[in-house]
Molecule: c-di-AMP riboswitch aptamer (ydaO/yuaA leader)
Organism: Bacillota bacterium
RNA sequence: CACACGAUGUCUCCGAAUUCCCGUGUGGAAGCGGGGGACCCACAUUUGGGGUGAAUCCUGGCACCGCCAGGUAGGGCAACUUGGGUGCCCGAACCCGUCAGCUAACCCCGUAGGAGUGGUCCAAGCGUGGUG
Numbered sequence: 001c002a003c004a005c006g007a008u009g010u011c012u013c014c015g016a017a018u019u020c021c022c023g024u025g026u027g028g029a030a031g032c033g034g035g036g037g038a039c040c041c042a043c044a045u046u047u048g049g050g051g052u053g054a055a056u057c058c059u060g061g062c063a064c065c066g067c068c069a070g071g072u073a074g075g076g077c078a079a080c081u082u083g084g085g086u087g088c089c090c091g092a093a094c095c096c097g098u099c100a101g102c103u104a105a106c107c108c109c110g111u112a113g114g115a116g117u118g119g120u121c122c123a124a125g126c127g128u129g130g131u132g
Base pairs, nucleotide, nucleotide: 001132003129004128005127006126011116012115013114014113018030019029020028021027022025031111032110033109034108035107036106041101048099049096050095051094052093057071058070059069060068061067062066074090075089076088077087078086080125081124082123083122084121
């Protein structure tokens, strides 16, 4: 410099949701994630307010406070990374209970559940391999 590969379930994806220890318990720890909580600053509590999350908002319809359809802020995936293109999806649900802005110290909590893209394109880069 050129070539090939970087995917086949002991795998991959959404998500914080994984790992380790022990006497296996209403357990402990690390990692990751979330909430509360001063001064200063900021704000205004029935039109209640607020939290997790990408999941907010608009229009129309119907047998009308519920359902349906379309769109949308926003979000995810297409198997090394990044950017672009193209394609396929999501755009929910739940919780607190009149109460919480930010917030050092400090305090508290979670560590579930679910799913299956596919040998897509271009560019740059990285890694592995054998050969010259």